Formats: sequence, C1' cells, structure tokens
RNA sequence: GCGGGGCUGCCGCCCAAUCGCCGUCCGCGGCGAGCCGGGGACCCACCGUAACGUUGGGGUGAAUCUACCGUCCCGCACUCCGGGUCGGUGGUAGGGGUCGUUCCGUCCCGAACCCGUCAGCUAACUCGGUCGGCGGCCGACGGAAGGAACA
Repeated sequence: GCGGGGCUGCCGCCCAAUCGCCGUCCGCGGCGAGCCGGGGACCCACCGUAACGUUGGGGUGAAUCUACCGUCCCGCACUCCGGGUCGGUGGUAGGGGUCGUUCCGUCCCGAACCCGUCAGCUAACUCGGUCGGCGGCCGACGGAAGGAACA
C1' cells in the first nucleotide's frame, strides 16, 4: 500500500416499528405519547335454510397467481383422470432502490408467521404490535418532466 473480518461512532435505507419517563439481576421489563393493525352494530352489501364434510376459512405483510419437471397423499385410480403436499426451474400480480411526485429504462425482492372451524362493511367499545433486515463514510441506480427546500 492492497484485500478480508470484528468492534465503536456518524450519516442514511426498507419497515407501523419512533420518542419520553421509571425500574433493572444489563438479558430486559413497565408506563405514556405518536404510529400500525385485528375484532366489533344500525344503514348498506352479500345471501334459500339446517346439519355434515373439507390439506375449511380468515388475518399481518409487497410477497399473489401460474407453466413445466420431480415427489408423496387422497379420490375404486402409479396406464390414463381430478384435487392437494413438498422440492426445483421459469414467468407473474405486487413492492423497493437515499428531498418528494409522475413516466421510461435498469437492478433487487416477490419471504415468513399467526388465529383455530370463527370474522363483509362498521359508530361506541375492545384486543394486539411498535420487531427485524441492510448500505455507506459516499451524492450512496440512470434519464425525462414539472416541483419543494436552500442560495
């Protein structure tokens, strides 16, 4: 000098996930504010009723749907058929990329979890969450349009 890793500080990004106070065995816990979400009437919307059944149904989230291959389960059925589970590949609704908006291009994501047979909307009321995951010491995707802020 170059490359890699760790800790700390600072500046930011995704997200509702921030701020303040108190306690603490320093792991965290409690309370409040702000923010986010669930349940829950009339009216409205939907709708023959009831029972039974179902890989039922519903919720958070951008995270759905779909083609093909393999796999296993169920349906008389591993010949062919239908439905579904799991795995892989390719698309896709949708979401994100550093002041904000729209458009074009481009890159990335397109997970996971919860309720437990039950939920349309929803005032009053009520229940819960406030986690995680990253980048950079820099104008941190590019372009166009029209703005904010600053000078």

RNAcentral holds the sequence, with entries from Rfam. The RNA shown here (c-di-AMP riboswitch aptamer (ydaO/yuaA leader)) has 151 nucleotides and comes from Dactylosporangium sucinum. Rfam family: c-di-AMP riboswitch aptamer (ydaO/yuaA leader). Rfam describes the family as follows. This family represents a conserved RNA structure found upstream of the ydaO and yuaA genes in Bacillus subtilis and related genes in other bacteria. Taxonomically the source falls in Dactylosporangium (Bacteria, Bacillati, Actinomycetota, Micromonosporales). Of the family's consensus pairs, 92% are formed in the model. Its mean pLDDT, the model's own confidence on a scale to 100, is 77.